A computed fold for a 73-nucleotide RNA from Candidatus Fervidibacter canadensis, annotated as transfer RNA. It matches the Rfam family "tRNA". The family's RNA type in Rfam is transfer RNA.

[in-house]
RNA sequence: UGGGGCGUGGUGCAGUCGGUAGCACGCGGGACUUUGGAUCCCGAGGUCCCUGGUUCGAAGCCAGGCGCCCCAG
Repeated sequence: UGGGGCGUGGUGCAGUCGGUAGCACGCGGGACUUUGGAUCCCGAGGUCCCUGGUUCGAAGCCAGGCGCCCCAG
């Protein structure tokens, strides 16, 4: 250089056909416990890699870029 895949809370991942983003772990508070752990309850935290476009509406579609991984040379 060419082809393919991926990029979504702190981490790992869902999100089907475009309809306004969820799960687990972690974190904070509480209950329980002599304390801790475990368990249970509640909560905070993401405008979805970036910039444009399409659309009433984009994490998902289109274009260009950036980063990572794999394959070929």

Source information
The coordinates come from a structure-prediction model, not an experiment, and the mean pLDDT is 81. Lineage of the source: Bacteria > Candidatus Fervidibacterota > Fervidibacteria > Fervidibacterales > Fervidibacter.